[in-house]
């Protein structure tokens, strides 16, 4: 330099155009003498950044950034 993959909650990941979800972690409550476990609930996202298409974009297109891999 060329090609490709990935980027979504604190972490690991779903989500193929129509109000963003799960598990773990956190907080509160129930239970217990107490802790853990279990159960119930709550909070936490401007979906890497910018632009475009569309009535509508996490999703489609372009550019940029970061990480990883391949080729030279």
């Nucleotide at each position: 330099g060329c090609c490709g993959a990935u980027g979504u909650a604190g972490c690991u990941c779903a989500g193929u155009g129509g109000u963003a979800g799960a598990g773990c972690a956190g907080c509160u409550g129930u239970u217990u003498c107490g802790u853990a476990a279990a159960c119930a609930g709550c909070a936490g996202g401007c979906c890497a950044g910018g632009g475009g298409u569309u009535c509508a974009a996490u999703c489609c297109c372009c550019c940029u950034c970061a990480u990883c891999g391949g080729c030279u």
A computed fold for a 72-nucleotide RNA from bacterium (Candidatus Blackallbacteria) CG18_big_fil_WC_8_21_14_2_50_49_26, annotated as transfer RNA. The organism belongs to Candidatus Blackallbacteria, within Bacteria. Its Rfam family is "tRNA". Rfam classes the family as a transfer RNA.